[in-house]
RNA sequence: GCGGCAGUAGUUCAGUUGGUAGAACGUCUCCUUGCCAAGGAGAAGGUCGGCGGUUCGAGUCCGCUCUGCCGCU
Numbered sequence: 001g002c003g004g005c006a007g008u009a010g011u012u013c014a015g016u017u018g019g020u021a022g023a024a025c026g027u028c029u030c031c032u033u034g035c036c037a038a039g040g041a042g043a044a045g046g047u048c049g050g051c052g053g054u055u056c057g058a059g060u061c062c063g064c065u066c067u068g069c070c071g072c073u
Base pairs, nucleotide, nucleotide: 001072002071003070004069005068006067007066010025011024012023013022019056027043028042029041030040031039049065050064051063052062053061
């Protein structure tokens, strides 16, 4: 230098055909209990790595770019 993969909640990851962003764990509150743990209910938490483009509409498609990993030269 070229190519491929990954980047989404605090963490690990889904999101398959473009149509209101989700799960588990964790955190907080409440219920249950004499207390803890376990269990149950609820809540908070995201500009989907960044910028731009296409579209009525983009996590998803296109271009550039950043970071990490792998391969080639």
Predicted 3D model of a 73-nucleotide RNA (transfer RNA) from candidate division WWE3 bacterium UBA1401.
The organism belongs to candidate division WWE3, within Bacteria.
Its Rfam family is "tRNA". The family has 954 seed sequences and 5,335,975 matches in Rfam 15.1.
Its mean pLDDT, the model's own confidence on a scale to 100, is 82.